Model confidence (mean pLDDT): 81 of 100. This is a predicted structure of a 521-nucleotide part of an RNA (small-subunit ribosomal RNA, 5' domain) from an uncultured prokaryote.
Context: one part of a larger RNA
RNA sequence: GGAUGAACGCUAGCGGCAGGCCUAACACACGCAAGUCGAGGGGUAACAGGGAGCUUCUCCGCUGACGACCGGCGCACGGGUGCGCACCGCGUAUGGAACCUACCUUCUACAGGGGAAUAGCCCAGGGAAACUUGGAUUAAUGCCCCGUGGCACCGCGCCCCGGCAUCGGGAUGCGGUUAAAAGCUUCGGGCGGUAGAAGAUGGCCAUGCGUCCCAUUAGCUGGAUGGUAAGGUAACGGCUUACCAUGGCUACGAUGGGUAGGGGCCCUGAGAGGGGGGUCCCCACACUGGUACUGAGACACGGACCAGACCCUACGGGAGGCAGCAGUGAGGAAUAUUGGACAAUGGAGGAGACUCUGAUCCAGCCAUGCCGCGUGCAGGAAGACGGCCCUAUGGGUUGUAAACUGCUUUUAUACGGGAAGAAAAAGAGCUACGUGUAGCUUACUGACGGUACCGUAAGAAUAAGGACCGGCUAACUCCGUGCCAGCAGCCGCGGUAAUACGGAGGGUCCGAGCGUUAUCC
Numbered sequence: 001g002g003a004u005g006a007a008c009g010c011u012a013g014c015g016g017c018a019g020g021c022c023u024a025a026c027a028c029a030c031g032c033a034a035g036u037c038g039a040g041g042g043g044u045a046a047c048a049g050g051g052a053g054c055u056u057c058u059c060c061g062c063u064g065a066c067g068a069c070c071g072g073c074g075c076a077c078g079g080g081u082g083c084g085c086a087c088c089g090c091g092u093a094u095g096g097a098a099c100c101u102a103c104c105u106u107c108u109a110c111a112g113g114g115g116a117a118u119a120g121c122c123c124a125g126g127g128a129a130a131c132u133u134g135g136a137u138u139a140a141u142g143c144c145c146c147g148u149g150g151c152a153c154c155g156c157g158c159c160c161c162g163g164c165a166u167c168g169g170g171a172u173g174c175g176g177u178u179a180a181a182a183g184c185u186u187c188g189g190g191c192g193g194u195a196g197a198a199g200a201u202g203g204c205c206a207u208g209c210g211u212c213c214c215a216u217u218a219g220c221u222g223g224a225u226g227g228u229a230a231g232g233u234a235a236c237g238g239c240u241u242a243c244c245a246u247g248g249c250u251a252c253g254a255u256g257g258g259u260a261g262g263g264g265c266c267c268u269g270a271g272a273g274g275g276g277g278g279u280c281c282c283c284a285c286a287c288u289g290g291u292a293c294u295g296a297g298a299c300a301c302g303g304a305c306c307a308g309a310c311c312c313u314a315c316g317g318g319a320g321g322c323a324g325c326a327g328u329g330a331g332g333a334a335u336a337u338u339g340g341a342c343a344a345u346g347g348a349g350g351a352g353a354c355u356c357u358g359a360u361c362c363a364g365c366c367a368u369g370c371c372g373c374g375u376g377c378a379g380g381a382a383g384a385c386g387g388c389c390c391u392a393u394g395g396g397u398u399g400u401a402a403a404c405u406g407c408u409u410u411u412a413u414a415c416g417g418g419a420a421g422a423a424a425a426a427g428a429g430c431u432a433c434g435u436g437u438a439g440c441u442u443a444c445u446g447a448c449g450g451u452a453c454c455g456u457a458a459g460a461a462u463a464a465g466g467a468c469c470g471g472c473u474a475a476c477u478c479c480g481u482g483c484c485a486g487c488a489g490c491c492g493c494g495g496u497a498a499u500a501c502g503g504a505g506g507g508u509c510c511g512a513g514c515g516u517u518a519u520c521c
Stems, first nucleotide, its partner, number of pairs: 001521004006517005013373006019366002021331001026329003031325002035073003040070002043066002047064003050060004080285003089211008099203002104199007112146004122135005152177006159170004183191003212258003219249003224246008261282003265276004287308005310320001311318002337363001339362003345359001346357004376407004386398005413457005421448001427442007465510005470491003476505005486493002
């Protein structure tokens, strides 16, 4: 000198863009953050409409809709944090002839028949609560059985082609095994179901190389190293087990200890290098430890079970997990609102309308940073008054500075106008042809926000400070003090004329900031 997720002191007009618990992965009150589908099902708790019964009132799922329940898809994404991890975790490059992939796209084939339950509803109980038990009855795109069935899977056989080994691809014969789902409708079809082939996407596995400090850590290892067999897995593998062998790593640093998420990138530097790891990608974690279930996918932040700490209890038993968004306490030098909206982008569900979305888009707070603008401009010498200094009837400086004259109005204030971000989807109409696709027309939709921006009005009006002035280092005099009080980054200054302490006048540097501290180069 540059830099910062900064803090502190003094000061402070505005805007744009960004950033904002670095400490206790400490504990958390309250609200919200993952639902959706009635075009899967039985139905009707609430609301509205309709109807019936003589009115009060009762009844009818009949209709729009729809609480709870069964069922489907989603909840494995998105969001947070950096505890752990020195590791194929990450980065890079390969391989998988050892693998999986819901939804999406393309293609092939098919969808015949039947059955038993169980939520809900109804009845009867138990419990302080959380909640729960028994009986009767009922549905489905829930579950089960039979049939059919292939290039799927398994066993046996045969032929062709290819390869780096195990092997891979194709044709074919026989036998065996496993499928399905209806519903709605504009009756044209569409959305769905099952099996298979391929693609896309996402994942999984293996390997080469790279990946901090300590030798005041020198030996480490028993599923340990390899083999055979079996199990397990989507798949290879000591991944696991039985048996057999005795191996494997290490001074090119094993083992142990310490520290640490890795990378893209960022800061600095001419570079080499040094230092760092917030936004994006990957990994790990979800009160602490462990376990599996469901599922295409989890060993699952707002799922389950067990143990532990903390909490409630009628002592029998129970409830919970902010390292989601706000917010509270605590810790700390220190870090924000218990805000608005789904209008846009994206996600989930749905045929769609739409619903949900603390993702996201916005607003609020903070000079935390970067950038921009302003606090006027021109003229004006009696070089005014006052202050300060001196060699003192005088001069110098503050200083064109002020007064005064003319001008401008950014900004602030008041009033008026006022966006872009929106294009669709869905509906209606038209055109083209393949009759469900494309195009055109028509209307609808804005949280931000009456915001940005534009115009008008009047008036210099609303707006400057901080540090420093001995040398390094730009900027000097007077007074006070007298090794005192104090200053100080280093050298050092102060003991009676201190440009170094404190005040004043003047000056220098930067400027809505200026200094100090901390850290890195």